Model confidence (mean pLDDT): 84 of 100. This is a predicted structure of a 545-nucleotide part of an RNA (small-subunit ribosomal RNA, 5' domain) from a bacterium. Rfam family: Bacterial small subunit ribosomal RNA. The full RNA is in RNAcentral, with records from ENA.
Context: one part of a larger RNA
C1' cells in the first nucleotide's frame, strides 16, 4: 500500500446491489418448514337452515354433502434446505477403467393386459390403561394380497457354430429343455355380438399395469498422478499378505468364513502424533510465489451421542423405526414423550452477527387426467454505514477586505469571497396527483386441422383467437408544489509523512508505530487559532499478502 463475513471509538443525509453466529456440532419455549391423489377402494358425519308430527319433552324428512375428518391403496418423503463435528482418506481434484455393476419417474420400439381365490383396516360391539397406546369378536372393498393360464430377442442348463479379445472372457446364430407376468380407472359410442329402451362383458379414446430391447439421467466400485506439519514418532502388521473353495452383494474384492502358504508395508518416510472438510475460486504480488476456502457453484461427511437393520429403484434415512446412553418434560408412580447443524425466534457463550414479516404473482420441486393442493426452496419486504458503487449537503456575484476570533515587530497580517447582501437553480428528502414492466400460461369459451368412426355426433390431440392470474406495491418511474430551506464529520500537523504559531504545564501531567518528546520560551504533552489529508465517513485494533 492492498484486502476483510470484521470489532471498537467519534460522527452520520439519501439510494442501488450485495453481505450478516468466524465463539458453544451449547441447550432450546412457540409457530411454520412434506405432502398429495375421490379418474385405485370401501365407508361417511356435525353445526346450521327448510319442512312435517306433537301442548311440551321429543321425533320423521330434505339441504348442508357424497362435503369434513379418519381408514385401505399409489406416488413422494433418499429431492430441496442446514452445518463442517469427524475425515490426511480413492475423501477431494484430475485423467482413465467397469469384458465386475444398478438406475423409480422420463423418451423410443415390440408384445401382452386371460381367468380365479381368500383375507383385512375403516365400521359395529366388548374390553385393558391416568395417558401414550393397545387386546378380542363380527362385517366389507380395491390398481392391497395370493394361486392358476399363456409368453419371448428374459434367466439357467445342454448340443453345435461364427466373430472379437486385454486370453480371464465377451458379442451373436441354430436346435432342445426348465423357470418367471399383469390391474384396472375415466370419457364417449351403438357399426358388429348380448339383452333389444338404452346399457354392457362389445367398440373407441385416454390414463395406467406386465414383459422385453434400446436411450437418457443419476449413481456404485476400481486404478494412475496430485493433496498439511512433526523423525524431539523408526520400525508396523495375524484377516495381517497371497492362494483354493464357499457365502454375501446390483457388482469386483479378506467384504466374510473354512483350509493352505508365510507373507505384506517402510528413510522415495511405513507406523504413531498434531492440525484440517476438499475443489472451482478468493486476497495479495510485476510475476514466481505466499495466504485462504465466508457468500455462490461441484463433491464429501454429519443430523442429541453410540450401534443396528427395515421399507424401498435409491437410505442404513435431519423433521422414519428399534436398542443403549446423557439431558429435558408429563405421570394416577404402573409407565410414557422429545431431539431447530430447516425458517423465524429464546437463553447462554462472546469484541461481535438480523424479523417469532408477506406471498406462492414469478422460477423450481412433490402429488394429481385436470381444477388445484403443498412448498420458511424461492420471490420479496424488515433490521444493521457491515461492504462496494452512485448522489447530495447548493451555484453565481459580492471588499468597507464588515463584526468577531487568533497572531503581531502595534505598522499590520490571517480566518477571507469566507459571511452578510443581491441574482439564481431545484438533485435528494417532504407534500399532491398519475402510475408500470416483471404474465408466459394452465383452465374455460370459441374457430380450424388431424385421429377414431357408418358419421360433418361425440371424444382425444395440435394450432389460432378471446378472457383470467402481481406478494413486492400505489413500489419504481413521471408531472406538479413550495422554498437554500432538512443534511459534515473524523484523524493528523518533530522526522519517516502532506500540514505552525500562541497559551498552559514544567522529567509532572502526559505522548509514542520506530527514532524518541516533557527537568521554565515544548512546531512531539493539554487547549486555542490556523493548516493538511480523507469524507458519510474517519481513525484504532486484529488478521493475510
Nucleotide at each position: 500500500g492492498a484486502a476483510c463475513g470484521a470489532a471498537c471509538g467519534c460522527u452520520g443525509g439519501c439510494g442501488g446491489c450485495g453481505u450478516g453466529c468466524c465463539u458453544a456440532a451449547c441447550a432450546c419455549a412457540u409457530g411454520c418448514a412434506a405432502g398429495u391423489c375421490g379418474u385405485a377402494c370401501g365407508a361417511g358425519a356435525a353445526a346450521u337452515c327448510c319442512u312435517g308430527g306433537g301442548c311440551a319433552a321429543c321425533u320423521g324428512g330434505g339441504a348442508a354433502a357424497g362435503u369434513a375428518a379418519a381408514g385401505u391403496g399409489g406416488c413422494g418423503c433418499a429431492c430441496g434446505g442446514g452445518u463442517g463435528a469427524g475425515u490426511a482418506a480413492c475423501g477431494c481434484g484430475u485423467g482413465g477403467g467397469u469384458a465386475a455393476c444398478c438406475u423409480a419417474c422420463c423418451c423410443u420400439u415390440g408384445a401382452a393386459u386371460u381367468g380365479g381365490g381368500g383375507a383385512u383396516a375403516a365400521c359395529u360391539c366388548c374390553u385393558c390403561g391416568a395417558a401414550a397406546g393397545g387386546g378380542g369378536a363380527g362385517u366389507u372393498a380395491a390398481u392391497a394380497c395370493c394361486g392358476a393360464a399363456u409368453a419371448a430377442u428374459a434367466u439357467u442348463c445342454c448340443a453345435g457354430u461364427u466373430c472379437c479379445c486385454a486370453c480371464g472372457g465377451g458379442a451373436g446364430c441354430u436346435g432342445g429343455a426348465a423357470u418367471c407376468g399383469a390391474a384396472g380407472g375415466u370419457g364417449g359410442c351403438c357399426u358388429c355380438u348380448g339383452c333389444a329402451u338404452g346399457c354392457a362383458a362389445g367398440c373407441u379414446a385416454u390414463c395406467g399395469u406386465u414383459u422385453a430391447a434400446g436411450g437418457a439421467u443419476g449413481g456404485g466400485c476400481c486404478c494412475g498422478c496430485g493433496u498439511a506439519c512433526c523423525a524431539u514418532u523408526a520400525g508396523c502388521u495375524c484377516g495381517u499378505u497371497g492362494g483354493u473353495a464357499g457365502g454375501g452383494u446390483a457388482a469386483u474384492g479378506g467384504c466374510c468364513u473354512a483350509c493352505c502358504a508365510a507373507g505384506g508395508c517402510a528413510u522415495c518416510g511405513a507406523u504413531g502424533g498434531u492440525u484440517a472438510g476438499c475443489u472451482g475460486g478468493u486476497c495479495u504480488a510485476a510475476g514466481a510465489g505466499g495466504a485462504u476456502g465466508g457468500c455462490c457453484a461441484g463433491c464429501c461427511a454429519c443430523a442429541c451421542u453410540g450401534g443396528a437393520a427395515c421399507u424401498g429403484a435409491g437410505a442404513c434415512a435431519c423433521g422414519g423405526u428399534c436398542c443403549a446412553g446423557a439431558c429435558u418434560c408429563c405421570u394416577a408412580c404402573g409407565g410414557g414423550a422429545g431431539g431447530c447443524a430447516g425458517c423465524a425466534g429464546u437463553g447462554g457463550g462472546g469484541a461481535a452477527u438480523c424479523u417469532u414479516g408477506c406471498g406462492c404473482a414469478a422460477u423450481g420441486g412433490g402429488g394429481g387426467a385436470a381444477a388445484c393442493c403443498c412448498u420458511g426452496a424461492c420471490g420479496c419486504a424488515g433490521c444493521a454505514a457491515c461492504g462496494c458503487c452512485g448522489c447530495g449537503u447548493g451555484g453565481g456575484u459580492g471588499a468597507u477586505g464588515a463584526a468577531g476570533g487568533c497572531c503581531u515587530u502595534c505598522g499590520g497580517g490571517u480566518c477571507g469571497u469566507a459571511a452578510a447582501g443581491c441574482c439564481c437553480u431545484g438533485u435528494c428528502a417532504g407534500g399532491u396527483g398519475g402510475g408500470a414492466a416483471g404474465a408466459a400460461a394452465c383452465c374455460u369459451g370459441u374457430g380450424a386441422a388431424u385421429g377414431c368412426u357408418a358419421a360433418u355426433a361425440u371424444c382425444a390431440u395440435u394450432c389460432g383467437c378471446a378472457a383470467u392470474u402481481g406478494a413486492c406495491g400505489g413500489u419504481a418511474c413521471c408531472a406538479c408544489c413550495g422554498g437554500a430551506g432538512g443534511a459534515a464529520g473524523c484523524a493528523c500537523c518533530g522526522g519517516c509523512u502532506a500540514a505552525c504559531u500562541c497559551c498552559g504545564u514544567g522529567c509532572c501531567a502526559g505522548c509514542a508505530g520506530c527514532c524518541g518528546c516533557g527537568g521554565u520560551a515544548a512546531u512531539a504533552c493539554g487547549g486555542a487559532g490556523g493548516g493538511u489529508g480523507c469524507a458519510a465517513g474517519c481513525g484504532u485494533u486484529g488478521u493475510u499478502c